Notes:
Two RNAs folded together computationally: RNase P RNA and transfer RNA, 417 nucleotides in total. It holds a member of the Rfam family "Bacterial RNase P class A". Gene Ontology terms of the family: ribonuclease P activity, tRNA processing and dimeric ribonuclease P complex.
RNA sequence: GCAGCCGGCUAUGCGGCAGCGGUCGGCGGGAAACCGCCGAAUGAGGAAAGUCCGAGCAUCACAGAGCAGGGUAGCUGCUAACGGCAGCCGAGGGCGACCUUAGGGAAAGUGCAACAGAAAAUUACCGCUUAAUUGCAAGGAUGAAAAGGCGAGGCAAGAGCUCACCGCUUGCCGGGAGACCGGCAUGGCGUGUAAACCCUACCCGAUGCAACACCGUUUGGUUCGGCGCGUCAAUGCUUGCUCGGCAGGCGCGCCGUUAUAGGUGGCUUGAGCCGUGUGGCGACAUACGGCGUAGAUAGAUUGCCGCACUCGACAAAACUCGGCUUAUCGGCCGACUGCCGUC
RNA sequence: CGAGGUGUGGCUCAGUUUGGUAGAGCGCCACGUUCGGGACGUGGAGGCCGCAGGUUCAAAUCCUGUCACCUCGA
Numbered sequence: 001g002c003a004g005c006c007g008g009c010u011a012u013g014c015g016g017c018a019g020c021g022g023u024c025g026g027c028g029g030g031a032a033a034c035c036g037c038c039g040a041a042u043g044a045g046g047a048a049a050g051u052c053c054g055a056g057c058a059u060c061a062c063a064g065a066g067c068a069g070g071g072u073a074g075c076u077g078c079u080a081a082c083g084g085c086a087g088c089c090g091a092g093g094g095c096g097a098c099c100u101u102a103g104g105g106a107a108a109g110u111g112c113a114a115c116a117g118a119a120a121a122u123u124a125c126c127g128c129u130u131a132a133u134u135g136c137a138a139g140g141a142u143g144a145a146a147a148g149g150c151g152a153g154g155c156a157a158g159a160g161c162u163c164a165c166c167g168c169u170u171g172c173c174g175g176g177a178g179a180c181c182g183g184c185a186u187g188g189c190g191u192g193u194a195a196a197c198c199c200u201a202c203c204c205g206a207u208g209c210a211a212c213a214c215c216g217u218u219u220g221g222u223u224c225g226g227c228g229c230g231u232c233a234a235u236g237c238u239u240g241c242u243c244g245g246c247a248g249g250c251g252c253g254c255c256g257u258u259a260u261a262g263g264u265g266g267c268u269u270g271a272g273c274c275g276u277g278u279g280g281c282g283a284c285a286u287a288c289g290g291c292g293u294a295g296a297u298a299g300a301u302u303g304c305c306g307c308a309c310u311c312g313a314c315a316a317a318a319c320u321c322g323g324c325u326u327a328u329c330g331g332c333c334g335a336c337u338g339c340c341g342u343c
Numbered sequence: 344c345g346a347g348g349u350g351u352g353g354c355u356c357a358g359u360u361u362g363g364u365a366g367a368g369c370g371c372c373a374c375g376u377u378c379g380g381g382a383c384g385u386g387g388a389g390g391c392c393g394c395a396g397g398u399u400c401a402a403a404u405c406c407u408g409u410c411a412c413c414u415c416g417a
Base pairs, nucleotide, nucleotide: 001339002338003337004336006334007333008332009331010330012308013307014306015305016304017303018302020043021042023040024039025038026037027036028035029034045314049325050324052323053322054321055320056319057208058207059206060205064243065242066241067240069204070203071202072201073200074088075087076086077085078084089103090101091100092099093098104199105198109197110196111193112192113191125140126139127136128135148166149165151163152162153161167189168187170185171184172183173182174181175180212265213264214263215262224256225255226254227253228252229251230250231249232248235247236246237245238244272291273290274289275288276287277286278285279284309312344416345415346414347413348412349411350410353369354368355367356366363400371387372386373385374384375383393409394408395407396406397405
């Protein structure tokens, strides 16, 4: 210099005028809730998105039992938790930096393997061999896949029948925290599929802020509760089923309550963010210091103007966090790799 | 904002459960029939199963991501 690989940061910038949302302060009105005016600072994101995981929070019995159902799947750690993250192991790819990986069990059982082929799992069509339909599975052919692979010996012909090498099973020894790695012995070696049922291990109660709590006016009906009467012996709710639990069900009468208008809370200080130090390979943890940063409820971020440039992507809160995934014009910084050239 | 479902010829739908040659009706095209048209008969074309990746010998079907549309909840 060229080509590449990994990680982090950023998200047009500066200014003026007017407007809008909530907050605080002042003034005025009002019994109060609140309303009006003025002023101040402040007001979308790295994904606010998809709603795919995990939690907080709330109600259902402070949440029950069993079954069913769902999820996860190498090991060790991190975390409030996770299907996330970090490091490592195995497998695959790349010269390399590095990247990808649903990566338990097919020797517990069941199913499936179309077409072709003799046969798709205890095999035999052609074939080889023999005195013998006796023995055999080498060769041919089919297929994605054909009974460990390949070579030599051996044999009537053959075959792990025997042997070397390679792959695998099982056992032992050594190393490691473990996944796993290495060595020795052993067996003659029962295909593939579990993102088919299933088995093993671990985890999961349901519903989501339109949850939920509180306040609440006139009339009417409706819902719910209590009491009384009548009637029926079955019904409703709780997680899909069973058990368990709770309420007996229906009709009428009386009394009360809730909701059907609306309002307030939940609502933003939270597993918070930033900086420095310490521990750790790292995810992360911890100590100290600093910061205050939307909270609407028909839903606020807008309009106009000036300047600069490289002419500006994807897109915008709605209970809140931790992740993942997806969309995204570009720019900046750092670590590393390969090749070429020069010293 | 939350919850659930559906994408297959031009249209309406099967097939997905249990993976194995993508089908039906209507429509379209050609021929026959008719004086001509319709109806009817015969034959034919038209699908990368919304898109992208993965599992598998093999994917419309199983898994993951994504896009579009529909329904429900005050």